[in-house]
Context: one part of a larger RNA
RNA sequence: UUGGGUUUAAAGGGUGCGUAGGCGGCCUGUCAAGUCAGCGGUAAAAUUGCGGGGCUCAACCCCGUACAGCCGUUGAAACUGCCGGGCUCGAGUGGGCGAGAAGUAUGCGGAAUGCGUGGUGUAGCGGUGAAAUACAUAGAUAUCACGCAGAACCCCGAUUGCGAAGGCAGCAUACCGGCGCCCGACUGACGCUGAGGCACGAAAGUGCGGGGAUCAAACUGGAUUAGAUACCCUGGUAGUCCGCACAGUAAACGAUAAUGAUAGCUGUCCGGAGGGAUUGACCCCUGGGGGGCACAGGGAAAGCAUUAAGCAUUCCGCCUGGGGAGGACGCCGGCAAACGGUGAAACUC
Numbered sequence: 001u002u003g004g005g006u007u008u009a010a011a012g013g014g015u016g017c018g019u020a021g022g023c024g025g026c027c028u029g030u031c032a033a034g035u036c037a038g039c040g041g042u043a044a045a046a047u048u049g050c051g052g053g054g055c056u057c058a059a060c061c062c063c064g065u066a067c068a069g070c071c072g073u074u075g076a077a078a079c080u081g082c083c084g085g086g087c088u089c090g091a092g093u094g095g096g097c098g099a100g101a102a103g104u105a106u107g108c109g110g111a112a113u114g115c116g117u118g119g120u121g122u123a124g125c126g127g128u129g130a131a132a133u134a135c136a137u138a139g140a141u142a143u144c145a146c147g148c149a150g151a152a153c154c155c156c157g158a159u160u161g162c163g164a165a166g167g168c169a170g171c172a173u174a175c176c177g178g179c180g181c182c183c184g185a186c187u188g189a190c191g192c193u194g195a196g197g198c199a200c201g202a203a204a205g206u207g208c209g210g211g212g213a214u215c216a217a218a219c220u221g222g223a224u225u226a227g228a229u230a231c232c233c234u235g236g237u238a239g240u241c242c243g244c245a246c247a248g249u250a251a252a253c254g255a256u257a258a259u260g261a262u263a264g265c266u267g268u269c270c271g272g273a274g275g276g277a278u279u280g281a282c283c284c285c286u287g288g289g290g291g292g293c294a295c296a297g298g299g300a301a302a303g304c305a306u307u308a309a310g311c312a313u314u315c316c317g318c319c320u321g322g323g324g325a326g327g328a329c330g331c332c333g334g335c336a337a338a339c340g341g342u343g344a345a346a347c348u349c
Stems, first nucleotide, its partner, number of pairs: 003320004007302002012316001014200004021193003025087005031081001033080002035076008048066007090190001091187003094183005103175006109153001113149008124135001161168002205246006215239001219235001221233002257314004264293003268289005274283002297304001321349003330342004
């Protein structure tokens, strides 16, 4: 490389948009590029394959024959393709409804925490396995009133919902994205995927400017211990929060690419139709989501099973023994950062 794979054995890119490219629905006409067939040319000899023969066999030697490939020519027209015509089920538009913690911005709210001021009040408080450090007669802890600050939003709350992923939860308003159902009016394949590329991307981290209640790396002290650079305790700075800019990684996980069709049962979320006296519980049919179970099937098994890991198709990424190593060197990115991307070998089993 071919092949075989990619939930857990090595392997799905963190996610989306999308360029080139690859692939592409139903009916029909033309062409004949691909495709297929006939004929011809070329394909040096030797070698190779096949058939046969000669040295007693074999090696060796001899004879015959063949394959593709390329070129020309004559045809075929199912499939692919070019061009043309048509269609509506894919895709999209429109109309009517609907759900939602999707996003951005602004405003508002109560509880808790800490602090400040004042009142009551007096000897402890706090913490632990037990303690001590710490705090407290300069009046703490507790309690009441008022005030200030920052951060997070109890209950509802759920195998709930929304989002491409990261993620999203007090309330209100504004702006805005996506989704589902019903109608079937419109366009008429406009589609799928997507190397590069661009954008988004938790936490920690970085730069500048704010903010700083809580918690808390580092650090300090007290314990524990043989020691204790820890686990436990008292403190405590970066950080945690906001704005702008950077960084670009995670067990970024469903460790699981997209599309299509393929038995069921069950509860649940969001729609639509019918029944139920029109409204209700409820029943039934139907579409979309997110769960549990289970058949066929496939799986090494665990388990999966209409939300597939089954059956197919298409495109991209990735894997190819363990360690060395996600490391060296080089290059690219980044802030003269942290680090990220790419990514060997010797050696060794």